Model confidence (mean pLDDT): 82 of 100. This is a predicted structure of a 349-nucleotide part of an RNA (small-subunit ribosomal RNA, central domain) from a Patescibacteria group bacterium. It was read from a public genome assembly. Lineage of the source: Bacteria > Bacteria candidate phyla.
[in-house]
Context: one part of a larger RNA
């Protein structure tokens, strides 16, 4: 390269709204003929090699003659496929209308519970914490219990195998912006589609930086145990930090360990969100999203997947290619930094 493959063996990009290039692409009707196809010619030097036949006694070796195959170039014809042009349609896409969902996304404002703490009233000797104690609070009155305030974080119960969202992810209430979905009918555009290398945008926690904020948990850190020791698991502090803004960082077992997107292949049985008909509350029929079940078929080394396929098929990108070295070394881009992308090789089993 070719070929085989990527749920768990190596192997699906973190993710798609935006989407270049480039690949690939719906129905029917014309032209042309680049692609393809036929046929005819030119060329593909000789040697060599492959068939024959024939010269050296045979063979190697030679010598004649011949045929194949391949590119490429000319002409000519053919027009189903593919291209390209022209005019069309409308099953795919994509717009309006209209109905209607939901923790989607911003920013504001707001609530009650709990914690803590600050001040007061009540009462006294213990509290906390452990397997089991200690350290630590406390007679300068604590835990308890009442009342008042303050602070910051988080949202019980609804709550669900549930719902949104491209994917991280999203939950007290309420406003106001704002995006998206499904779903019906009717109308409109008329292939405007798929996929997407590079590029852009978002991207859990933790980290950084600058200004705040700081209850309540807490890396580190002190202290008490435990043990042989314990840099640990337990308890008592407790700073970062975790909270808001700005702005980096670009990563995760970022999982469904399973790319997108189209079509096609038995069924049951839940949930949600919509339509429609009817006997008006029951049924049934339907669309969209999400769950279980499955020896339907089929697939899979096997678990298991199974109309939400890991199943039969096209169309595109990604990625793998023995274990270790090593996702590291050295260069290059990025970053303030920690550090990330990209990515070997010697050796070695």
């Nucleotide at each position: 390269c070719u070929g085989g493959g990527c749920g768990u063996a190596a192997a699906g990009g973190g993710u798609u709204u935006u989407g270049u290039a480039g690949g690939c692409g719906g129905u029917a009707a014309g032209u042309u003929a680049a692609g393809u196809g036929g046929u005819g010619g030119g060329u593909u030097a000789a040697a060599g090699g492959c068939u024959a036949a024939g010269g050296c006694u045979c063979a190697a070796c030679c010598u004649u003659a011949g045929a194949c195959a391949u590119g490429c170039c000319c002409a000519u014809c053919a027009a189903a496929c593919u291209a390209a042009c022209u005019a069309a349609c409308u099953a795919g896409a994509g717009a309006u209308a209209g109905u209607u969902u939901g923790g989607g996304g911003a920013u504001g404002c707001u609530g009650g519970a709990a914690u803590u703490c600050u001040c007061g009233g009540u009462g006294u000797a213990g509290u906390a914490g452990u397997g089991a104690a200690a350290u630590g609070c406390g007679u300068u009155g604590a835990u308890a219990u009442c009342g008042a305030g303050a602070a910051g974080a988080a949202c019980a119960c609804c709550a669900a195998a549930g719902g949104c969202g491209a994917a991280g992810g999203c939950a007290g209430g309420c406003a106001u912006c704002u995006a998206a979905g499904a779903c019906u009918u009717a109308u409109c555009u008329g292939a405007c589609g798929c996929u997407g290398a590079g590029a852009a945008a978002c991207g859990a926690a933790a980290g950084c930086u600058g200004g705040g904020g700081g209850a309540g948990c807490g890396a580190a850190a002190g202290g008490g145990a435990u043990u042989a020791g314990a840099g640990a698991c337990c308890c008592c502090u407790g700073u970062a930090g975790u909270c808001c803004c700005a702005g980096c960082c670009g990563u995760a077992a970022a999982c469904g360990a399973u790319g997108a997107a189209c079509a096609c292949u038995a069924g049951c049985u839940g949930g949600u969100c919509g339509g429609a008909a009817u006997u008006u509350a029951u049924u049934u029929c339907u669309g969209g999203c999400u769950g279980g079940c499955g020896c339907a078929a089929g697939c899979u080394a096997a678990c298991g997947c199974g109309u939400u396929a890991a199943g039969u098929g096209u169309u595109c990108c990604g990625c793998c290619u023995g274990g270790g070295g090593a996702g590291u070394a050295c260069g290059a881009c990025c970053g303030c930094a920690a550090g990330g992308u990209u990515a070997a090789a010697a050796c070695u089993c």